The RNA shown here (Glycine riboswitch aptamer) has 112 nucleotides and comes from Candidatus Kuenenia stuttgartensis. The source organism's lineage runs through Bacteria, Pseudomonadati, Candidatus Brocadiales, Candidatus Brocadiaceae and Candidatus Kuenenia. Rfam family: Glycine riboswitch aptamer. Rfam describes the family as follows. This family represents the bacterial glycine riboswitch. The model forms 90% of the base pairs in the Rfam consensus. Model confidence (mean pLDDT): 80 of 100.
RNA sequence: GAUAAAACUGUUGGAGAGUGGCGCGGCUGUCAUGGUCGCGCCCACCGAAGGGGCAAGCCCCGGGCCGAAGCCCGGCCGCGAAUCUCUCAGGUACCAGGACAACAGGGUUCCC
Repeated sequence: GAUAAAACUGUUGGAGAGUGGCGCGGCUGUCAUGGUCGCGCCCACCGAAGGGGCAAGCCCCGGGCCGAAGCCCGGCCGCGAAUCUCUCAGGUACCAGGACAACAGGGUUCCC
């Protein structure tokens, strides 16, 4: 100086769903009714932290073509992706969080 992927770092973008009900506690206001934050329970709901589930395919077993390789049929403990699916966890005004994406760095490799 050039440069593939991943981790990681920075910047930017980034969806959904009750500011639900009851109770407890902290702080705070009023003559009084309150406000705010946190937690627990109940009902309703969301999927894009994390986690679980699986299709083809692979492995394995039996049989066939055809002895080998290969192919076909059947079985099948296991392996097996996602923005699919479940909703355990998490979340349901704002804030926050956020899969993922883009860019920059980084990393890897090469040259001097």